[in-house]
Context: one part of a larger RNA
Molecule: small-subunit ribosomal RNA, 3' major domain
Organism: uncultured bacterium
RNA sequence: UGACGGGCACCCGCACAAGCGGUGGAGCAUGCUGUUUAAUUCGAAGAUACGCGAAGAACCUUACCUGGGCUUGACAUCGAUCUGAAAGCGAAUGGAAACAUUUGCCCUUCCCUUCGGGGAACAGAGAAGACAGGUGGUGCAUGGUUGUCGUCAGCUCGUGUCGUGAGAUGUUGGGUUAAGUCCCGCAACGAGCGCAACCCUUAUCUUUAAUUGCUAACAGGUCAAGCUGAGAACCUUAAAGAGACUGCCGGUGACAAACCGGAGGAAGGUGGGGAUGACGUCAAAUCAUCAUGCCCCUUACGUCCAGGGCUACAGGCGUGCUAUAAUGGCUGGUAUAAAGAGAGGCGAACUCGUGAGGGGGAGCAAAACUAGAAAGCCAGUCGUAGUUCGGAUUGAAGUCUGCAACUCGACUUCAUGAAGCCAGAAUCGCUAGUAAUCGUGAAUCAGAAUGUCACGGUGAAUACGUUCCCGGGCCUUGUACA
Numbered sequence: 001u002g003a004c005g006g007g008c009a010c011c012c013g014c015a016c017a018a019g020c021g022g023u024g025g026a027g028c029a030u031g032c033u034g035u036u037u038a039a040u041u042c043g044a045a046g047a048u049a050c051g052c053g054a055a056g057a058a059c060c061u062u063a064c065c066u067g068g069g070c071u072u073g074a075c076a077u078c079g080a081u082c083u084g085a086a087a088g089c090g091a092a093u094g095g096a097a098a099c100a101u102u103u104g105c106c107c108u109u110c111c112c113u114u115c116g117g118g119g120a121a122c123a124g125a126g127a128a129g130a131c132a133g134g135u136g137g138u139g140c141a142u143g144g145u146u147g148u149c150g151u152c153a154g155c156u157c158g159u160g161u162c163g164u165g166a167g168a169u170g171u172u173g174g175g176u177u178a179a180g181u182c183c184c185g186c187a188a189c190g191a192g193c194g195c196a197a198c199c200c201u202u203a204u205c206u207u208u209a210a211u212u213g214c215u216a217a218c219a220g221g222u223c224a225a226g227c228u229g230a231g232a233a234c235c236u237u238a239a240a241g242a243g244a245c246u247g248c249c250g251g252u253g254a255c256a257a258a259c260c261g262g263a264g265g266a267a268g269g270u271g272g273g274g275a276u277g278a279c280g281u282c283a284a285a286u287c288a289u290c291a292u293g294c295c296c297c298u299u300a301c302g303u304c305c306a307g308g309g310c311u312a313c314a315g316g317c318g319u320g321c322u323a324u325a326a327u328g329g330c331u332g333g334u335a336u337a338a339a340g341a342g343a344g345g346c347g348a349a350c351u352c353g354u355g356a357g358g359g360g361g362a363g364c365a366a367a368a369c370u371a372g373a374a375a376g377c378c379a380g381u382c383g384u385a386g387u388u389c390g391g392a393u394u395g396a397a398g399u400c401u402g403c404a405a406c407u408c409g410a411c412u413u414c415a416u417g418a419a420g421c422c423a424g425a426a427u428c429g430c431u432a433g434u435a436a437u438c439g440u441g442a443a444u445c446a447g448a449a450u451g452u453c454a455c456g457g458u459g460a461a462u463a464c465g466u467u468c469c470c471g472g473g474c475c476u477u478g479u480a481c482a
């Protein structure tokens, strides 16, 4: 100087408390472990692994296993020699295919020419070889990227001063703040990286613009409807501006910084949200995104193909979904979003089917077309029951995608109708348009979400307080630790 303390003082955080809803019990989905297996590819491991890499394993992917092939190789550059415009299309036999063997069609670029041919470019075949190739090893050799402490308020430097020195000072102190934020003081005076602001979005208004969006007035028109003329008021869209700064008033304070209350205002003290992550810590993670040193393989640890596996199932764990019902289930009627996507695409009307879906093909490269929002509300029914709750499991019949749904897809209909009556110890999230609850969309994607990311609808309760648990900041103290 740090680190640590079941030392002290101060402060903060959904850290506790106060509340609301969960997990832990059930069934299923999914990841992990363990076991099994020819293989169940690999990585991730307290917080910071475990719906994680994977924004999507039937083949492919695929790295794993079994079997069958190839060996200058699936891919790149060079290459004696041979052949051919470039290029392209096949066929037969064996075979699961890869591949092996055989074979057909198509038909000649440019330059020179003594018309015999020669050369060049490009392509194919191809000996020997240089080499390719490796998701083989090492993340404890590395770059790059990332997690975490933590959006915590810290981390440092120059000069000066103090100290023999390591170092100290500044950065401590009195106030204050979300903040090393600001003020005051001070052997310090300044500065940098962080904080804040500048950026995006949301909340209000103005101007400009007015189609595909809108409709107040006028006119026409309909079963109805901005449907039409028209309008540019309103809504909205999207560009530019305005607006919030403790600016104003009162009080407190040290005449400061600031704090408390108020006015005006759409918004008030960082308005809400996002992006943004200092010096560093964990030899943290990744050699399987990529790059890369060294080591290793080279008729195989490379490469191609078929089938299988990654989907196994005694047990254990994590994360979720659905429930256990009446604030509910079922049936009928009825109202209202936002955001996003669409051409090998989204796909309307109509029609067939109980349905998944089929036929159909209008419209739409979209403010134009496509897609019934659901919870809600209004009626009816059920009457506390393992039930008209719950939907697992299983049987049968189907639909769709796709060469192909056996291993191993999603969905539909009929039948079946398991566990489960609110969950032990323990444990998680959340402070407001939040939790809870309800649907909607997108990426990936042929198909395949209860996951992920986004969108809106309805919309709470509680916070006395900081004694305690956890984490962090700062001052100080002890130390046999560095």
Base pairs, nucleotide, nucleotide: 001482002481003479004478005477007476010473011472012471013470015466016465019430020429021428022427023426026322027321028320029319030318031317032316033315034313035312042053043052064308065307066306067305068304069303070302073131077130078129081125082124083123084122088105089104090103091102092101093100094099109120110119111118112117133297134296136295137294138293142291143290144286145285146284147282149280154193155192156191157190158189159188160169161168162167173184174183175182199274200273201272202271204242205241206240207239208238209237210236214231215230218229219228220227245268248262249261250260251259252258324423328382329381330380331379332378333377334376341370342369345364346363350359351358352357389420394415395414396413397412398411399410400409436458437457438456439455440454441453442452